[in-house]
Description
This is a predicted structure of a 73-nucleotide RNA (transfer RNA) from a Lachnospiraceae bacterium. Its mean pLDDT, the model's own confidence on a scale to 100, is 82. It matches the Rfam family "tRNA". The sequence is in RNAcentral, with records from ENA.

RNA sequence: GGUCCCUUAGCUCAGUUGGUAGAGCAUCCGGCUCAUAACCAGACGGUCGCGGGUUCAAGUCCUGUAGGGACCA
Numbered sequence: 001g002g003u004c005c006c007u008u009a010g011c012u013c014a015g016u017u018g019g020u021a022g023a024g025c026a027u028c029c030g031g032c033u034c035a036u037a038a039c040c041a042g043a044c045g046g047u048c049g050c051g052g053g054u055u056c057a058a059g060u061c062c063u064g065u066a067g068g069g070a071c072c073a
Stems, first nucleotide, its partner, number of pairs: 001072007010025004019056001027043002030040002049065005
C1' cells in the first nucleotide's frame, strides 16, 4: 500500500424485505422469606463509532472517515 470483517443500552449481543430500536446480564424499586440467595413482577438505560448523500421514511442502501481485527504484498 491492497482486500475483507466488526462498531447498536454499563456489559454480551439480536435487529428479517428500508416502515414504532430490542433481548439477556448488571443497576434500582416492589413482592415472596424470620432473613439472605433463588424465584416472580416492574422501572431505568440509546448521537445505532463520526460526517455527508439517496428516500415520504435509513441501524439497514451509497459515499467519506475513525478505532479494532484477519489476510495479501